Predicted 3D model of a 1520-nucleotide RNA (small-subunit ribosomal RNA) from a hydrothermal vent metagenome. Its Rfam family is "Bacterial small subunit ribosomal RNA". The coordinates come from a structure-prediction model, not an experiment, and the mean pLDDT is 84. The sequence is in RNAcentral, with records from SILVA.
RNA sequence: AGAGUUUGAUCCUGGCUCAGAACGAACGCUGGCGGCGUGCCUAACACAUGCAAGUCGAACGGGAUAAUAUCACGAAAUCUGCUUCGGUGGGUGGAGAGAUAUUAUCUAGUGGCGGACGGGUGAGUAACACGUAGGCAACCUGCCCUGAAGAGGGGGACAACCCCGCGAAAGCGGAGCUAAUACCGCAUAAGACCACGAGUUGAGAGGCUAGUGGUAAAAGGAGUAAUCCGCUUCAGGAGGGGCCUGCGGCCUAUCAGGUAGUUGGUGAGAUAACGGCCCACCAAGCCUAAGACGGGUAGCCGGACUGAGAGGUUGAACGGCCACACUGGGACUGAGACACGGCCCAGACUCCUACGGGAGGCAGCAGUGGGGAAUUUUGCGCAAUGGGGGAAACCCUGACGCAGCGACGCCGCGUGGAGGAUGAAGGUUUUCGGAUUGUAAACUCCUUUUGCAGGGGAAAAUAAUGAUGGUACUCUGCGAAUAAGCCACGGCUAACUCUGUGCCAGCAGCCGCGGUAAGACAGAGGUGGCGAGCGUUGUUCGGAAUUACUGGGCUUAAAGGGCGCGUAGGUGUCCUGGCAAGUCAGAUGUGGAAUCUUUUCGCUCAACGAAAAAAUUGCAUUUGAAACUGCUGGGAUUGAGUCAGACAGGGGAUGGCGGAAUUCCUGGUGUAGCGGUGAAAUGCGUAGAUAUCAGGAGGAAGGCCGGUGGCGAAGGCGGCCAUCUGGGUCUGAACUGACACUGAGGCGCGAAAGCGUGGGGAGCAAACAGGAUUAGAUACCCUGGUAGUCCACGCCCUAAACGGUGGGUACUAGGUGUAGGGCUCGCAAGGGUUCUGUGCCGUAGGGAAACCAUUAAGUACCCCGCCUGGGGAGUACGGCCGCAAGGUUAAAACUCAAAGGAAUUGACGGGGGCCCGCACAAGCGGUGGAGCAUGUGGUUUAAUUCGACGCAACGCGAAGAACCUUACCUGGGCUUGACAUGUUAGUAGUAGGGAACCGAAAGGGGACCGAUUCCGAGCAAUCGGGAAGCUAACACAGGUGCUGCAUGGCUGUCGUCAGCUCGUGCCGUGAGGUGUUGGGUUAAGUCCCGCAACGAGCGCAACCCCUAUCCUCUGUUACCCCGAGCAAUCGGGGGUCUCUGAGGAAACUGCCGGCGAUGAGCUGGAGGAAGGUGGGGAUGACGUCAAGUCAUCAUGGCCUUUAUGUCCAGGGCAACACACGUGCUACAAUGGGUGCUACAGAGGGCAGCAAGACCGCGAGGUGGAGCAAAUCCCUAAAAGCAUUCGUAGUUGGGAUCGGAGUCUGCAACUCGACUCCGUGAACCUGGAAUCGCUAGUAAUCGCGGAUCAGAACGCCGCGGUGAAUACGUUCCCGGGCCUUGUACACACCGCCCGUCACACCACGAAAGUCUGUUGUACCCGAAGCUGGUGAGCUAACCCGCAAGGGAAGCAGCCAACUAAGGUAUGGCCGGUAAUUGGGGUGAAGUCGUAACAAGGUAGCCGUAGGGGAACCUGCGGCUG
Repeated sequence: AGAGUUUGAUCCUGGCUCAGAACGAACGCUGGCGGCGUGCCUAACACAUGCAAGUCGAACGGGAUAAUAUCACGAAAUCUGCUUCGGUGGGUGGAGAGAUAUUAUCUAGUGGCGGACGGGUGAGUAACACGUAGGCAACCUGCCCUGAAGAGGGGGACAACCCCGCGAAAGCGGAGCUAAUACCGCAUAAGACCACGAGUUGAGAGGCUAGUGGUAAAAGGAGUAAUCCGCUUCAGGAGGGGCCUGCGGCCUAUCAGGUAGUUGGUGAGAUAACGGCCCACCAAGCCUAAGACGGGUAGCCGGACUGAGAGGUUGAACGGCCACACUGGGACUGAGACACGGCCCAGACUCCUACGGGAGGCAGCAGUGGGGAAUUUUGCGCAAUGGGGGAAACCCUGACGCAGCGACGCCGCGUGGAGGAUGAAGGUUUUCGGAUUGUAAACUCCUUUUGCAGGGGAAAAUAAUGAUGGUACUCUGCGAAUAAGCCACGGCUAACUCUGUGCCAGCAGCCGCGGUAAGACAGAGGUGGCGAGCGUUGUUCGGAAUUACUGGGCUUAAAGGGCGCGUAGGUGUCCUGGCAAGUCAGAUGUGGAAUCUUUUCGCUCAACGAAAAAAUUGCAUUUGAAACUGCUGGGAUUGAGUCAGACAGGGGAUGGCGGAAUUCCUGGUGUAGCGGUGAAAUGCGUAGAUAUCAGGAGGAAGGCCGGUGGCGAAGGCGGCCAUCUGGGUCUGAACUGACACUGAGGCGCGAAAGCGUGGGGAGCAAACAGGAUUAGAUACCCUGGUAGUCCACGCCCUAAACGGUGGGUACUAGGUGUAGGGCUCGCAAGGGUUCUGUGCCGUAGGGAAACCAUUAAGUACCCCGCCUGGGGAGUACGGCCGCAAGGUUAAAACUCAAAGGAAUUGACGGGGGCCCGCACAAGCGGUGGAGCAUGUGGUUUAAUUCGACGCAACGCGAAGAACCUUACCUGGGCUUGACAUGUUAGUAGUAGGGAACCGAAAGGGGACCGAUUCCGAGCAAUCGGGAAGCUAACACAGGUGCUGCAUGGCUGUCGUCAGCUCGUGCCGUGAGGUGUUGGGUUAAGUCCCGCAACGAGCGCAACCCCUAUCCUCUGUUACCCCGAGCAAUCGGGGGUCUCUGAGGAAACUGCCGGCGAUGAGCUGGAGGAAGGUGGGGAUGACGUCAAGUCAUCAUGGCCUUUAUGUCCAGGGCAACACACGUGCUACAAUGGGUGCUACAGAGGGCAGCAAGACCGCGAGGUGGAGCAAAUCCCUAAAAGCAUUCGUAGUUGGGAUCGGAGUCUGCAACUCGACUCCGUGAACCUGGAAUCGCUAGUAAUCGCGGAUCAGAACGCCGCGGUGAAUACGUUCCCGGGCCUUGUACACACCGCCCGUCACACCACGAAAGUCUGUUGUACCCGAAGCUGGUGAGCUAACCCGCAAGGGAAGCAGCCAACUAAGGUAUGGCCGGUAAUUGGGGUGAAGUCGUAACAAGGUAGCCGUAGGGGAACCUGCGGCUG
């Protein structure tokens, strides 16, 4: 920093998508260690259990326990006396229990302080809630600090406790006793408070000072004591809080008006304090387009993420503030609360209950259920830090410090290091050679982080105290040992192959992959990336200059308001004085800490942490500057305006007048048609039309002039005259002195159509009717025709309302028209100059380009309007306007990856121009009708093998299917095979031949016969080894099986058309253009000329072959001459001719006239065998058709392998209702039959052609001379001549059928050709349509050849006879060049529109129905505070001896306020709904053909009517 994606390609516009970073994340796969962080984003859902706020006995009375002391009792045991031996008295003893005192510990209660901190959460809140800067002279403040002063003397209670009672419980009631730092009087007391007046200060509000009078305090505890801790009042401080203000930070105008305590005042109240905070009265204000009110959403900030920045997004953790604590309301206590772990009430929920009543609130820490994609342990400790209480010890502390769990994040470490080539094995791949995995492994040597085992062992804490923790760290030992995955590999984007799959399965962020060779799916190998992680999903910023402040646009891509007037607002000429709001500079305060940045330092490094600096771009205060903006004072005239004099004009409004034409009416003339169209018809007309003449009526419109001419802001304005009226231009310079520009809202004007009321109505003409056209024709065409078109008044308010270009000002080359003025030269014609308007061309510049260019789309400034992908949609809902039609404002869901602009190359056009072709025309002959042949389709079949399908398949592959061919079918066989190569093993009675037998054959079978060759040994017989062959097995063979859309090669076609390209240069941002276009010319891109082109290549032409003339050479088998012979033929000779086949010559517009440009060339002529390419052939550019062929051949891949191979027999390819193509024969007299008779060319011939001769009616047979051929044979040409037939289904025609034959061949049944005899069908010249041919051609006639045993009406050749016509290029078809339009590029067999039908999706309407929220009116009204009352009740103080009374209170009751609740009725958001409406999407549905070409009626805009639908028609407008 960019990239992909619209196109055939290009440039631009424009959206979509990707690469980056981040996260409180989640999910998938995987997972070794440590450090530091972090962890319910959802249900502010409900919560079991434990813990999270207590403490003080040095405030107090009491209680409990223990110890000690003292006192009074006193068991066992023991001593002793007595004894009835049962026991009993006394002493010692001291268990045990009790009382008192002291000490120690604990403690329910009274009392004090703290439970308002700490901790959690983000529901609510759009607000002074937060941030920032200020203010309070309008305030409060426990504990703490400092200072001043004080604490005298009394009193009465209530808990605890005891007794009684109620209750299941929670708990409660009554009686009695008691202490205090609890409570209450009295004393004393200071400007502490109140009242009065004074001084001082201040602009004022008010502050300060002191005077007089009045009011109000207190508590003790510990200690031997010193003293300490407490208590009361005042003043100050620190810290904390309350209130007020400026500024700042969300969306929505489809929320535009809101507000009655509302805004202000006076007075009273309330509060710590100001204030409508509350109340009474008075006034009628207050807020709002700089967005009030309403709705939606949201805790705010320091900061965090991203970004180059400006910005955008965000508010987890940490820190500050706020709000909340089950939901709603309320107050109490207190320094502080309207109080998370306090109280009361109401509600919902949960739990207990004896049914009477009670209890509860994890958004504290753990934890549970639930919700969810998802978020931890019911851990340890108060050792540290901090907090509460206490004099202290100490207690409490889920704050906090730690540990645990989770790869959730960041950071660090490791999973080994070095060597090691036979480049091992295995895997993968392969062109079979190899390549790769890969120094990777093995192997050798080394190390020990982590790990395991054992030993030592911290700092954190100062004298002590360590949860963490026997942790960090360290030492020793062991042993490579315990430790690698995830994603990707078509492009973007680093990384490629094989196999499987076969538009399936699947992938996909975008483009897009997959329909049999997938680098895109799946697997594998390999590779790339990152690494204890890697991917995916979600979200944010970035890229996106794609909301553009930095930093965009509006002619045609989205976008200029239809036009003006003008309000607010914004902006504004020159000179000068002042001010200092903006602006700039300095200073001060603040901008908390943390974070970020920099530096240094500490944990082994890093993350992390510490210290310092910087930064915090802001706000406020203050001092200065004065250029610019602003404000203010003065002046100016150039902007703007006024004035005077001229001038042009379809500018507007009203009234009047005139002529032409259409139509109608009346009358005349006149007669059969008129009218209309592509052609017709409807219509009019003998009741007299049309035509024509005269007269009349009426309405509408304004010919010529008339012009990219005029006027107007736009819409728009056109006969003439008059009246009224707006604007403009020029000249002059007198006046005013910035008065200006723009303009949100607002107001006005605003074509056509349309609406209302009333007129009018000639023509035209939606609708409608009829006639045509058509498959249909709700259209185009025709005949009619109503609204309407016209006028008046009132609405509507939209157009392609366009220059698709808002207004203003200034500047920036020119040239040339035109309209209106001025000055000037000139006699004039005309010219020069200047101002204003209106056109064209053009430089710079701009623009994506087209283009714009002093009338800007250039260069700048000011103001307004508008745009932000396409569709949905200018639609829905809501609002406003309208009589209606409708207008205006104006979304979303959903859906696509494009939609679009300009230009380029093609292709196409029922666009244009030029040109060519048997393309048409002019001709000749056919096809289409018949019969037959042949091919194809179809059908049939066991099979009718396969291919070819417009031209360019169809007498095509096939130059020849009875078997074979043959690929098809049926049946029978074979399995290393009918054929090739290799390996191994075997094999001498081997290979080979092969009788009988089975069989249709193939095949099986196997008697019998029976080899060849090389080497070695041996005299030899023979033996051993090998070759060939055979047998068996294995590799493999084989396949006319598939894919011509995997291919090579070959071929067809456009087309023998004249085209197709390249190099360099030039032009264009580019695709591309130029050249190759233009003027001529040609068969031709053939040639000439011109030209930003100059050259070149493939094509054209020529070179090649045949043919036409001549020459030279050659001379047999040809030719000629002579001789012999009846003839066939033979002999001799020749080189003139014909001919043969070699080589040459000849033709080149060379010559002449004319035309043309002096050219290319054309035209005529001469000469010539031939004349303008002489005729014919071969030759086929770049390319197109995925044209044809895997069945000629070759070939990738796939499939098959006792079969899809191979062999054999028979059948089929020959079928037959039918349809088509190509042919043959005909329909007859230019003919048929019969007879006679002349002249070719080119070919073929030995498994061949075959003569003469003989036989047969004939096909043919017998026979075989001659000939491997200019020698012999096929070989006879047909035409021609004569005669007959006499227009008929015939003496035309020969199909079909019967019979008899011939030939080929193993074999003519299916299924050959030919012959003879007989039979004698259709057919009498062929509908629509269609084919060939321009001269030795068509037509007609025969001949030959290939294939081939046989089997042509086909095919390929050959010659004979031998025409007609071409005016011409309008039309049909095809083609070439130029140009034009295009929405086509698979290229018109293109593209594409709408209804209907089906499926799915989202949305709107809708009788209703259901939540939520909010308003209004009324009812009810808990707790509580306040007020009133208080006849019931009451210790402290007062009076009183007392009783009692007073003061001060309490309960109760009443009132106001009020939560929840209720009734009624509205608003708004939303859910749902029978039915309904359009919209979107969907490989192959229906109907048409609207648009794109002149799209076949040019299209489009607005409006109105009509119609299945696209649409059609009317009126006006636009050119896109």